[in-house]
Large-subunit ribosomal RNA, domain I from Holacanthella duospinosa, 538 nucleotides, folded computationally. Lineage of the source: Eukaryota > Altocrustacea > Poduromorpha > Uchidanurinae > Holacanthella. Its mean pLDDT, the model's own confidence on a scale to 100, is 83. Its Rfam family is "Bacterial large subunit ribosomal RNA". Gene Ontology terms of the family: ribosome and structural constituent of ribosome.
Context: one part of a larger RNA
This record gives sequence, C1' cells and structure tokens, in this order.
RNA sequence: CGUAUGGGGAAUGCCUAGGCUCUCAGAGGCGAAGAAGGACGUGAUAAGCUGCGAAAAGCUGCGGGGAUUGGCACACACGAGUUGAUCCGCAGAUAUCCGAAUGGGGCAACCCACUAUGUAGGAGACAUAGUACAUCCGUUAAAAGAUGAGCAAACCCGCAGAACUGAAACAUCUAAGUAAGCGGAGGAGAAGAAAACAAAAGUGAUUCCGUAAGUAGCGGCGAGCGAACGCGGAAAAGCCCAAACCAAUGAUGUUACGGCAUCAUUGGGGUUGUAGGAGCACGAUAAAAGAUAUUGAAAAAGAAUAAGAAUAAACUGGAAAGUUUAACCGCAGAGGGUGAAAGUCCCGUAUUAGUAAGAAUUUAAUAUAAUAGUGUAAUCCUGAGUAUGUCGGGACACGAGAAAUCCUGAUUGAAUUCGGCGGGACCAUCCGCUAAGGCUAAAUACUCCUGAGAGACCGAUAGAGAACCAGUACCGUGAGGGAAAGGUGAAAAGAACCGUGAAUAACGGAGUGAAAUAGAACCUGAAACCAUACGCCU
Repeated sequence: CGUAUGGGGAAUGCCUAGGCUCUCAGAGGCGAAGAAGGACGUGAUAAGCUGCGAAAAGCUGCGGGGAUUGGCACACACGAGUUGAUCCGCAGAUAUCCGAAUGGGGCAACCCACUAUGUAGGAGACAUAGUACAUCCGUUAAAAGAUGAGCAAACCCGCAGAACUGAAACAUCUAAGUAAGCGGAGGAGAAGAAAACAAAAGUGAUUCCGUAAGUAGCGGCGAGCGAACGCGGAAAAGCCCAAACCAAUGAUGUUACGGCAUCAUUGGGGUUGUAGGAGCACGAUAAAAGAUAUUGAAAAAGAAUAAGAAUAAACUGGAAAGUUUAACCGCAGAGGGUGAAAGUCCCGUAUUAGUAAGAAUUUAAUAUAAUAGUGUAAUCCUGAGUAUGUCGGGACACGAGAAAUCCUGAUUGAAUUCGGCGGGACCAUCCGCUAAGGCUAAAUACUCCUGAGAGACCGAUAGAGAACCAGUACCGUGAGGGAAAGGUGAAAAGAACCGUGAAUAACGGAGUGAAAUAGAACCUGAAACCAUACGCCU
C1' cells in the first nucleotide's frame, strides 16, 4: 500500500410529532362579581408536567353517548360502571394567598389592625361581614349609589421627538415627523356634509384603489423631496344645535299692588346661499316612508351528535393493501390508518338529518319620539377677543420665496346680509361659497385569538430560540443573553432459564422476532481515526 473482517463516529437516505407563509369565515377584548400573570396546595403511593382549589386530576343540573374506566403514565394495590360510569357539549357551584390589590404596612404570595354581630359573660381568642383613592350624584353634614383604575399582538388618533445614514467631507437639506417615549379610543380608528373645487363649461360630504405622474413644482436648483385639477372604480346618507320669537318656573329689583324689568333654568320654535329663519298674512291637520322599544309569528343558521354505498379467491411473503383471475359501489376514486402500495377492512368522504341556550334576518301588531307648504315692504336673528393685520414659529409636495391657504406663542382688533370669505402677492370685473358649535354607517387598516383549508415552503446544523417538560438548563449584581437534545420493533413478543465473572458490569449459551450487525449506548450507518488476518513493496 492492497484485500477482508471488525471497532469508532454520526454524515447520508427515508420519516414527522413541529414550524413557516397565506386564504376564507368567526372573534376583536379580559378586569373591583377581583383580570393578565403567579405562589402554595390538591392523588392510596406522587418528584415533574397537565387539571383543579380546603367542595382541590374534582361537585351539581340538563343534553349527547353506550362499555368500559380512575390524565401524561405502560407496574402493584384498592375501587367505580347497563340503577348508564369514564367521555363530549351547554349552564351553574366552589374558587386558598399574592397580584390594579383597594383596612394599614411590606423585602409579592407575609405581618398587624379597627367597626358591627356571634361563640359568651369581663379580658384574650376565633368566625362572618365591612373598612383604599379619585370623579359624579346626593346631603345642613353624612350615609347609600354610580363610574374609573390594571392587563393585552398589531392596526388608529393626538402630544412630544432623536441619531446613525445620504449629500461620496459638512453646516441648510436628508434620514423623518421615522425610531424609542407619553396620553387616548375602538372593532376598527381618523375624516366628513363646502366660508370646497373649477373656469366662461361645470362638479357637488368624507374615505380607499387605479391613473394623471416621477408630470407641475420645491431643492447648498446639490443629495434628494414631490403634488393637484381632471378621468376610471369601491362604497354611498345625511343630520342636530346656538340665536331671533313665545311660554313656564325660580331669584332679584321696582311698583300706583294691576303689573313691569333683569338674571337663571326648562319647554316650544328654528337651522340656511336660489340666502334662511323669527315676525306678519294665508293654507292644511292628511298621506307616505323611515327610526327606536316591546310582544307574537315565520323561515334559515346554530353545541355535543346521528345515518352514510360497494370484494372475493389463488400466489409470493413474517404480514397483502402487492400480483393474477373474476366482481361490485360511486352525488362517496378528499385524506388518514391498518404487519408492504386498500374506492368496496377501520375512521372518514359526497349527501342527508338534528336540538338547547343565545344571537341575527324577515314580517305583523302596539307604543314612543319625529319630518313637509305659499307670499311678504319695513323690523329682529344667523356662532367675537372671533375674522383680519403685525412680529416669531409650524403645517401645506412648496426650504421666505412673487407666497396665497391652514394652525398659533406675542400683540392688535372688525363688519353684521346694502354683510363676510375664497378663486396662489396685490387691484378691478366676474364666479364660487357662507367661518368663528356639534353628530354621522359603508367602502379602508390590523391579527394576541377560534374554526375550516391551501402551499413549484422547511424536514431535525433546516423550519420558530423551542418537533423532546424551552424562554428550560446555563451565564450575568442587573437590564439582559440563551443552548444542546427526534427515530427498537408490525406487536414488548423488552431476552425466562443456565454458564463465566467480585458483580446489579460485561460477555457466552438458550429463547422471542422476518430480522438482534433491530437489544434499549437500539432505522440506515459514509469519512477521519484504531485494530486483527493475509498478500505485496521498501
């Protein structure tokens, strides 16, 4: 060095119990009636996980189901069950201590009280109930009562708000109103019914998508930033106050005691640009549609669940689902399992049936609240420290620019329908709209979670960090960091018995099995490395 046989090692192949990414539905919250999350208990034996809570792997009722059963967990003991258990669904009971933690305290799961009642009778002790704070309501003051708090993955709104980075350095700029921080809400949130756009023609709240368009613009005109009009779609829905005026009640003032005035509260009235309303005059008192609540009805859905077609033989083999021959069902030839590859063996599948609680839809009745007209000279009302201006900031694609528009820290400060604002400085004409009060479904965003399903996604160094008792072991004072680790066999049939041995080590027989070079350090079992035997070379 070669060949052979082993050891060693755990690659490779095969597998999947777990992941990853989505789709369609559902749900979108839990909590002082004590949550989320924990501590400690709880079993005949009980360390861990799971379940549960001193009523403690459980208790009660109703429904389902029909023979086993006392969780993972396979052994022994002792039980339960056709007088219907275990199990499944729904609804209840119980629910220690900590934790918002709330009687006070505290180094969480502990300590110490007060008030009332009771054991009982003075003290101690024990049992039951109550005793935090804030806001609202209420009251002479109280009591009673209501609400809040804390947790939770993303989505949403607001308040505050970086830097790395890019500009090939860097300061305006960018990153970016992003990240981290704080507050608030909901199943969505926000926005929203023109003091809007447009342009000689018109549109008609908001939101979202496509386009317009990387256009017009902005920009140390650098890097970069970046619209709108219009058009095409999704979805469509519009409304209510304040005021004028009228009335009631109360208070105050005044009085010639008849009232009158002012203020407050409540009710009616009223809500807009073609200006509208009040007031005045006229007319109607009806009809139709919709909203909310209650009651009844209908059909559909809805928990556990139920029914559910059809194959045999021979051969090979340890085993038939394989092969051969001959059949059958199919609204079911989706999928999984069964000793290899099964439409007809099992679970299922297509299809069909089905009830409780509760919810939604449609419909009927009843009740409640509520909506509409015409004309009009004059008078009254139509959101004020507001609009606007000036200074300083910010938002608008727009960096002060020719800079309109929007917000506001400071300071000014109108008009009143013959009014006011806008149409990108400003002025005129023209056109559009009616600010300084409020509400509003759908189209849109997201997924901690539940069900059903999918994948030219992974297959144990992959896929989640975690296929396995993993946010574990371990590391760190702490914030925090954070693993490794899957596979006997169809079935434990998991090797009785004998021998060697100090042996409960290890091995040799025997036995099981298709196989034990499948023997628990268990599927396959590559390479490095080690050994033995034989051969060859130096």